About this RNA:
Predicted 3D model of a 472-nucleotide part of an RNA (small-subunit ribosomal RNA, 3' major domain) from an uncultured bacterium. Its Rfam family is "Bacterial small subunit ribosomal RNA".
[in-house]
Context: one part of a larger RNA
RNA sequence: UGACGGGGGCCCGCACAAGCGGUGGAGUAUGUGGUUUAAUUCGAUGCAACGCGAAGAACCUUACCAAGGCUUGACAUCCUUGGAACCCGGCUGAAAGGCUGGGGUGCCCUUCGGGGAGCCAAGAGACAGGUGGUGCAUGGCUGUCGUCAGCUCGUGUCGUGAGAUGUUGGAUUAAGUUCCGCAACGAGCGCAACCCUCGUUGCAUGUUGCCAGCAGUUCGGCUGGGCACUCAUGCGAGACUGCCGCAGCAAUGUGGAGGAAGGUGGGGAUGACGUCAAGUCAGCAUGCCCCGUACGCCUUGGGCUACACACAUACUACAAUCCAGGGGGCAAACAGUUGCCAACCCGUGAGGGGGAGCUAAUCUGAAAAGACCCUGGUCAGUGCAGAUUGUAGGCUGCAACUCGCCUACAUGAAGGCGGAAUCGCUAGUAACCGUCGGUCAGCAUUACGACGGUGAAUACGUUCCCGGGCCU
Numbered sequence: 001u002g003a004c005g006g007g008g009g010c011c012c013g014c015a016c017a018a019g020c021g022g023u024g025g026a027g028u029a030u031g032u033g034g035u036u037u038a039a040u041u042c043g044a045u046g047c048a049a050c051g052c053g054a055a056g057a058a059c060c061u062u063a064c065c066a067a068g069g070c071u072u073g074a075c076a077u078c079c080u081u082g083g084a085a086c087c088c089g090g091c092u093g094a095a096a097g098g099c100u101g102g103g104g105u106g107c108c109c110u111u112c113g114g115g116g117a118g119c120c121a122a123g124a125g126a127c128a129g130g131u132g133g134u135g136c137a138u139g140g141c142u143g144u145c146g147u148c149a150g151c152u153c154g155u156g157u158c159g160u161g162a163g164a165u166g167u168u169g170g171a172u173u174a175a176g177u178u179c180c181g182c183a184a185c186g187a188g189c190g191c192a193a194c195c196c197u198c199g200u201u202g203c204a205u206g207u208u209g210c211c212a213g214c215a216g217u218u219c220g221g222c223u224g225g226g227c228a229c230u231c232a233u234g235c236g237a238g239a240c241u242g243c244c245g246c247a248g249c250a251a252u253g254u255g256g257a258g259g260a261a262g263g264u265g266g267g268g269a270u271g272a273c274g275u276c277a278a279g280u281c282a283g284c285a286u287g288c289c290c291c292g293u294a295c296g297c298c299u300u301g302g303g304c305u306a307c308a309c310a311c312a313u314a315c316u317a318c319a320a321u322c323c324a325g326g327g328g329g330c331a332a333a334c335a336g337u338u339g340c341c342a343a344c345c346c347g348u349g350a351g352g353g354g355g356a357g358c359u360a361a362u363c364u365g366a367a368a369a370g371a372c373c374c375u376g377g378u379c380a381g382u383g384c385a386g387a388u389u390g391u392a393g394g395c396u397g398c399a400a401c402u403c404g405c406c407u408a409c410a411u412g413a414a415g416g417c418g419g420a421a422u423c424g425c426u427a428g429u430a431a432c433c434g435u436c437g438g439u440c441a442g443c444a445u446u447a448c449g450a451c452g453g454u455g456a457a458u459a460c461g462u463u464c465c466c467g468g469g470c471c472u
Stems, first nucleotide, its partner, number of pairs: 007472007015462002019425005026316008034307002042053002064302007073127001077126002079123005086103007107116003129291002132289003138285002140280003143276001145274001150189006156165003169180003195268004200237007209227001214224003240262001243256005318418001322377006334365003339358002344353003384415001389410007431454007
C1' cells in the first nucleotide's frame, strides 16, 4: 500500500423480509456424469460447465470405429511430357476405385512447320495436408465480478523512503452526481448526456385507411371519389426541478400546478483500470513440438441415438378457477420466387389433386389462443392425465432397420400437488394464453430468439443469509 476478520460505522442490490408462481416426488424431452462399447469423436466442470459450442448427427455433417482403397495426394505454387476441354458407354466392385471402348477438336498469334493462354492426364521433386499436442508460448473474441462506481494522471505540497495528498471530511445523489469545506489546483478513462425504440403532438407525403361527407353497389372500401381520421415514413415540437409553497448556505429534498409524459418517463445498445495463468490452438489466425505410403486423403457400413444408475434444465400433468362438444368476437410481430401457396375437389385425418395471386402495407402462410355463451361430465385413477405398445396409413429424401416427423383406430402406465432443500419475479412485471422466425430436403413450438393478448399480490423494515461500495 492492499487483502482478509464469526472488528466497528455508513449505504446499496428480488440479498433477506412481505407476496405470487415454481423446482426437488411422476411421465417424457434434452444435456451431463458414470458404465458399456470396435467406436459410443472433441471441448465446456462452483457461482460464471450440464436445452452449453450444436441457429437443427438417417447418408452428408463427422472430427470416432471397422473394412476396402490412394500416396505430389481431395486443395495451392513451380518444372517436364502428352492431349484441348468435354460428352457417351461396357466389365468388375458395397462404394471409392480398377480395367477398357467410342465420339470430339474451340480461343490468341502464325513466315501454316509451329508457338501461347486456359483446362485435363501422366511423371519427378520441392512441398501439400493434419479437428495431432500445448489456451501454462500467443493474437483475436468471450464469460465473470458488474451498469458495480470506481480506476488513474500532470504539476504542486508532505514524507529519508515505500508512499500520502488530490479521491479524505459535512451534506446530497442511481452515480467520484453535485454542493460546501479543505495544500491542493487541474485533467483523463468510467457515470450522465449524445444513439435506437415505446408513450403525446405539429407539418409533409398519400394505390394502407375511411361511407368520416356524397354517388353506385352482385353489400366485400367492392367501385367512383377524397386524404379528413387511423396508419406508414421522414422532419420538427415537447420535460428543463423550467414554475409555485415549505426545508436548506448551497447542492438538493418534499408537496403542488400545468401536462400525453415528472424528477435518470419505460425499455435497449453501451461494460472503466483490472481479477480469475477463467474459456476457446475445434470458428479463424499463429510460435514451438509431433505425424508425413500416415496422426494425411477417398469410400461403404456402423457410431455420436448404447443403459443397472445419478444429477441439471425444461415440458405435460395430477383436474371442476377443470375436461369434452358446439357457438363466438378481438392481436402484434414475422416469413415467402430452387418460395408462400388461395378458391375448389378427394380423403375421418396426416395428406393428395388443382391451379389463381404474390419479388408482396396490394397475394399467401393465417386458424390467434385463452376470454365470453350453451350443453354434458359431479369427485371417480374418472369422459382427469397422457406414457407405452399394436395395426393401418401419409410426407421428405438415393435411402427412414440401427435412427425422422406426422395421421387414424385400438391400448391406456406412473401420477391424488411432491422430504431435506432450492429458484424466478417489484408492473404492463409475475402468472396464464397463443403467434412467428432462424437453422432446415425432412426433423424442436417441450430448445433458442422475437411478438402480442389477459393481467395480479406484496415491500413493515435492514436484525439476519448472500454479493457489492466508502471510511476506519